This is a predicted structure of a 73-nucleotide RNA (transfer RNA) from a Planctomycetota bacterium. The organism belongs to Planctomycetota, within Bacteria. It matches the Rfam family "tRNA". By type it is a transfer RNA.
RNA sequence: CAGAACGUAGCUCAGUUGGGAGAGCGCCCGGCCCGGGCCCGGGGGGUCGCAGGUUCGAGUCCUGCCGUUCUGA
Numbered sequence: 001c002a003g004a005a006c007g008u009a010g011c012u013c014a015g016u017u018g019g020g021a022g023a024g025c026g027c028c029c030g031g032c033c034c035g036g037g038c039c040c041g042g043g044g045g046g047u048c049g050c051a052g053g054u055u056c057g058a059g060u061c062c063u064g065c066c067g068u069u070c071u072g073a
Base pairs, nucleotide, nucleotide: 001072002071003070004069005068006067007066010025011024012023013022019056027043028042029041030040031039049065050064051063052062053061
């Protein structure tokens, strides 16, 4: 320098027909318990990497940029 893949909650990830933003763990509260743990119930937490475009509507499609990993020179 060129190419490919990936970027979604604190962490690991799903969301692949364009139409509700979600799961597990963690965190907080409550129940249970003498207390803790386990278990049960509830809750908070998101610029879907950034910007722009297409569309009635974008995490999803298109363009540019940034970051990580891999490959080639």